A computed fold for a 101-nucleotide RNA from bacterium CPR1, annotated as Bacterial small signal recognition particle RNA. The coordinates come from a structure-prediction model, not an experiment, and the mean pLDDT is 75. Rfam family: Bacterial small signal recognition particle RNA. The family's RNA type in Rfam is non-coding RNA gene. Rfam's curators write: The signal recognition particle (SRP) is a universally conserved ribonucleoprotein involved in the co-translational targeting of proteins to membranes. The model forms 97% of the base pairs in the Rfam consensus.
[in-house]
RNA sequence: GCUCGGGUCCCGCUCAACUGAACGCCUGUGAACCCGGUCAGGUGCGGAAGCAAGCAGCCGUAAGCGGGAGGUUUGGUGUGAAGCGGAUCAACCUGGGCCGC
Repeated sequence: GCUCGGGUCCCGCUCAACUGAACGCCUGUGAACCCGGUCAGGUGCGGAAGCAAGCAGCCGUAAGCGGGAGGUUUGGUGUGAAGCGGAUCAACCUGGGCCGC
C1' cells in the first nucleotide's frame, strides 16, 4: 500500500431496565341532612302492654383524597458496547492475508 472480516456510528424490530398515565388489588380517610344498619335522649299514637317515625352517637360504606406492593394495558428515554436484520463502507479502533521498503 492492497484486500478480507469485526466493532464504534446510522435506521428498524424484539426483549429487558428506569419512568409517566389509566384500570384493577390491599389499606387509611371519608356523607350534620339529601347512603344503609343500630338508634340513648326526646317526640307521636295507645287506658295499658306496646307500636311508629327518628336527631345525636356508634358501626359499615358511596363518590372523592392519601399510602402500599406490583397485576394488566399503553406511552417515553443520549438506560443496556442485550438479540436480530438492514444501510454505509465516510471517519476511527481492531484481527488476518499478500506485496513493497